[in-house]
RNA sequence: UCACGAAAAAGGCUAAACCGUCGAAAGGCGGUGUCGCAAAGCCAUGGGUCUAAAACCAGCAGCCAACUGCUGACUGGUCAUGAUCGCCAGGCUGCCGAA
Numbered sequence: 001u002c003a004c005g006a007a008a009a010a011g012g013c014u015a016a017a018c019c020g021u022c023g024a025a026a027g028g029c030g031g032u033g034u035c036g037c038a039a040a041g042c043c044a045u046g047g048g049u050c051u052a053a054a055a056c057c058a059g060c061a062g063c064c065a066a067c068u069g070c071u072g073a074c075u076g077g078u079c080a081u082g083a084u085c086g087c088c089a090g091g092c093u094g095c096c097g098a099a
Base pairs, nucleotide, nucleotide: 004097005096012037013036017032018031019030020029021028022027035086041092042091043090045089046088047087048084049083050082055078056077057076058075059074060072061071062070063069
């Protein structure tokens, strides 16, 4: 130095829950908290998962003489450009030094 990870040492981070805040939501940020974590540090590159505002399709309601039309704080479906690194993989960086 690399690999590796101890019933070691010094430390670090903080799940859920609650409060506030941003967001359509998933979720993020801050505080309290401490399930756990040897990268539970950073990166959305690949896969997975979550959400579906907008858009599109269908239905329903209304308008119209009528519809291949228009409208909708309505219903359902499709779908990330949104999110998740404490889902997996990958990349970058890092404390300590037993076997």

A computed fold for a 99-nucleotide RNA from Firmicutes bacterium HGW-Firmicutes-14, annotated as c-di-GMP-I riboswitch aptamer. The coordinates come from a structure-prediction model, not an experiment, and the mean pLDDT is 86. The source organism's lineage runs through Bacteria, Bacillati and Bacillota. The sequence was found by an Rfam model in a public genome assembly. Rfam family: c-di-GMP-I riboswitch aptamer. Its family is annotated with cyclic-di-GMP binding in the Gene Ontology.